Context: one part of a larger RNA
């Protein structure tokens, strides 16, 4: 944009994609089975690792320039607090990971390869084959996943009166798209508890190696102080912002 009124949902399945599995190893069948012995299966049935393929994040690991701590150097005249080296280190929610965890399911039909067969001529016999019939693989189509009404033969029901912009957003997202709210409201955002990260803030008080001009100074400790600083995470509350509108 078509599918000849519209929105919505809920199918159908013509077609398409798929590898969602592969092999390995014990154990057991079983010292049977066959075999004179020597040696020695299998079918099936349970188990465990590997590769792979789908999901996930509870632990475990990584990351984590959100975020807390520590230090060097320097500059903002010391304190405090920071700024720059895309500084170093130490930790790390929550996100995304894998090195972590889960699942990985048989079977069953249906046409078949090689093959293994009935019947049965040509060619009074034989012949699986020339007519006919049948069994036959981890292979093919099905059965499973999963796109998929633009399938132009453009399907089918049902339901109904709206719908898209603007505007708050985010378990969504390249731009469209999705998905949720909009005052009849907890969508973000702000307080405030709860969880959590980090490691005990400034100031003050005392303690203190040692220095001193005797007046004090003074690393670092301890106390206040499980502090103080921070949250993409729950949970409560209209305090802010979703007004007012447009087609």
């Nucleotide at each position: 944009u078509g599918u000849u009124a519209c929105a919505u949902g809920u199918c159908u399945g013509a077609g398409g994609g798929g590898a969602a599995g592969g092999a390995u190893c014990g154990c057991u069948u079983a010292g049977u089975a066959c075999g004179a012995g020597a040696g020695g299966a299998a079918c099936g049935g349970c188990g465990a690792a590997u590769c792979g393929a789908c999901g996930c994040c509870u632990c475990u690991g990584g990351u984590c320039g959100a975020c807390g701590g520590g230090u060097u150097a320097u500059c903002c005249g010391g304190c405090a607090g920071g700024g720059u080296a895309u500084g170093c280190c130490c930790g790390g929610c929550a996100g995304c990971u894998a090195c972590g965890c889960g699942u990985u399911a048989c079977g069953g039909g249906g046409a078949u390869a090689a093959g293994c067969g009935c019947u049965g001529a040509a060619a009074g016999c034989a012949u699986c084959u020339a007519a006919g019939c049948g069994c036959g693989a981890a292979g093919c189509c099905c059965u499973c996943c999963u796109c998929g009404a633009a399938a132009a033969g453009a399907g089918a029901c049902a339901u109904g009166a709206g719908g898209a912009c603007u505007c708050c957003c985010g378990c969504a997202c390249a731009a469209g798209a999705c998905g949720g709210g909009g005052u009849u409201g907890a969508u973000g955002g702000g307080a405030c508890a709860g969880g959590g990260g980090u490691g005990u803030a400034c100031g003050c008080a005392c303690c203190a190696a040692g220095c001193u001009u005797c007046g004090g100074c003074g690393a670092g400790g301890u106390g206040u102080u499980c502090a103080g600083c921070c949250c993409g995470c729950u949970g409560u509350u209209a305090c802010c912002a979703a007004u007012c509108g447009u087609c």
The prediction has a mean pLDDT of 80. Predicted 3D model of a 247-nucleotide part of an RNA (large-subunit ribosomal RNA, domain VI) from Candidatus Woesearchaeota archaeon UBA153. The full RNA is in RNAcentral, with records from SILVA. The organism belongs to Candidatus Woesearchaeota, within Archaea.